[in-house]
Predicted 3D model of a 99-nucleotide RNA (Glycine riboswitch aptamer) from a marine sediment metagenome. The sequence is in RNAcentral, with records from MGnify. The coordinates come from a structure-prediction model, not an experiment, and the mean pLDDT is 78.

RNA sequence: CUUGCGGGAGAGAUCGGCACGGGCGGCCCGUCGCGGCCGGCCGGUGCCGGCGCCGAAGGCGCAACCGCCCCGGAAACUCUCAGGCAAACGGACCGUAAG
Numbered sequence: 001c002u003u004g005c006g007g008g009a010g011a012g013a014u015c016g017g018c019a020c021g022g023g024c025g026g027c028c029c030g031u032c033g034c035g036g037c038c039g040g041c042c043g044g045u046g047c048c049g050g051c052g053c054c055g056a057a058g059g060c061g062c063a064a065c066c067g068c069c070c071c072g073g074a075a076a077c078u079c080u081c082a083g084g085c086a087a088a089c090g091g092a093c094c095g096u097a098a099g
Stems, first nucleotide, its partner, number of pairs: 001099007012051001014050007021042002024039005029033001052085003058081001059079001061077001065073002
């Protein structure tokens, strides 16, 4: 360094819109149907957007420190671009086994 196994934090299950789905209510009919239309509801799913928030993929920055000097290395600090904010997944890092 790679792989397997075990551990592994933080922050809205937030608001709006759209699509699909579910269920409720009402209306309609040559057809009474597994029918059509309309309106609420959903801690249902997905996408887009708003506001708020988090730091532990990655990345920018500061530099205690390492280093005689040069070259260079360098945080879990800082920023929040990226990422994330139920669970799952992911996850810096830690332990362990093998190569």